Context: one part of a larger RNA
RNA sequence: UUGGGCGUAAAGCGUCUGCAGGUGGCAAUUCAAGUCUGCUGUUAAAGCUCAGGGCUUAACCCUGAAUCGGCGGUGGAAACUGAAAAGCUAGAGUGCGGUAGGGGUAGAGGGAAUUCCCAGUGUAGCGGUGAAAUGCGUAGAGAUUGGGAAGAACACCAGUGGCGAAAGCGCUCUGCUGGACCGCAACUGACACUGAUGGACGAAAGCUAGGGGAGCGAAUGGGAUUAGAUACCCCAGUAGUCCUAGCCGUAAACGAUGGAUACUAGGCGUUGGGAGUAUCGACCCUCUCAGUGCCGUAGCUAACGCGUUAAGUAUCCCGCCUGGGGAGUACGCUCGCAAGAGUGAAACUC
Numbered sequence: 001u002u003g004g005g006c007g008u009a010a011a012g013c014g015u016c017u018g019c020a021g022g023u024g025g026c027a028a029u030u031c032a033a034g035u036c037u038g039c040u041g042u043u044a045a046a047g048c049u050c051a052g053g054g055c056u057u058a059a060c061c062c063u064g065a066a067u068c069g070g071c072g073g074u075g076g077a078a079a080c081u082g083a084a085a086a087g088c089u090a091g092a093g094u095g096c097g098g099u100a101g102g103g104g105u106a107g108a109g110g111g112a113a114u115u116c117c118c119a120g121u122g123u124a125g126c127g128g129u130g131a132a133a134u135g136c137g138u139a140g141a142g143a144u145u146g147g148g149a150a151g152a153a154c155a156c157c158a159g160u161g162g163c164g165a166a167a168g169c170g171c172u173c174u175g176c177u178g179g180a181c182c183g184c185a186a187c188u189g190a191c192a193c194u195g196a197u198g199g200a201c202g203a204a205a206g207c208u209a210g211g212g213g214a215g216c217g218a219a220u221g222g223g224a225u226u227a228g229a230u231a232c233c234c235c236a237g238u239a240g241u242c243c244u245a246g247c248c249g250u251a252a253a254c255g256a257u258g259g260a261u262a263c264u265a266g267g268c269g270u271u272g273g274g275a276g277u278a279u280c281g282a283c284c285c286u287c288u289c290a291g292u293g294c295c296g297u298a299g300c301u302a303a304c305g306c307g308u309u310a311a312g313u314a315u316c317c318c319g320c321c322u323g324g325g326g327a328g329u330a331c332g333c334u335c336g337c338a339a340g341a342g343u344g345a346a347a348c349u350c
Base pairs, nucleotide, nucleotide: 003322004321005320006319007304008303012318014201015200016199017198021194022193023192025088026087029084030083031082033081034080035077036076037075038074039073040072041071042070043069049065050064051063052062053061054060091191092188093187094186095184096183097182098181099180103177104176105175106174107173108172109171110154114150115149116148117147118146119145120144121143125136126135162169163168206247207246208245209244210243211242215241216240220236221235222234223233258317259316260315261314262313263312266295267294268293269292270291271290272289273288274287275286276285299306300305323350324349325348332343333342334341335340
């Protein structure tokens, strides 16, 4: 390489968008590039294969014959792929009417709690732990009452419930704004799927500049514990956590499961729609579409398990794997302010 694979053994890019490329619905017409086929030219000789012959046989040698396949020319076929032109509506999209939502972003507002400050009451403790101590407190703490300030996060509702491509999103109101679902079937008429390179987004931590800083809290200091204790526990506490602008581009970025389409038993929940039944009406009940869960048949799987939300049965496209260590290292290159990230070996060894 071929092949075989990728939930857990090595292996699905963190997610999306999308140029090229690959692949692509239904019915008919034409062409004939692919495809199939007839004839023909060529594919040197030797060799191989077959038949016959010559050396006593064989090896060896001589004569004759033959095919597949490749390439070219020419004639034909038109099912499939392709091309051209003209159609269709089941895919896709638009339109119209509805629905739900912590989707995004900006602004405004709110209450509980915490800490601090001021004032009142009040007196000797408070705090902390396994037990203590460091710490705070007679310069009046802790407790309690009133007032004020600040920052961060939004209890209950809250739900294997919702939304989002993923990261993620939760107090209330308002502006702007993206997507989804359901119904109708008016319009377009294959406009689709995937997607190397590229582009965008991307938790936390970290970085740059300027703000902010209540609580928490790497580092650090102190108190304990201990043989020691650079820890676990306690008292403090800086960066950070928060905001604005920019960078970083990684995570067990997980469903450890790429995307799309079709098909293949059911049962029980739940969310958002629709139709019917019922009713004064809302429920209830039946069917159905889209999500989200549990169990389970066939089938699959090494097993665990998966099982219409597939890890079943198939097709298309992309990514990735190929024994362990060395090593996600070295070197080179690209990116980055840096930290580092991306790409990514070999010797050697078992």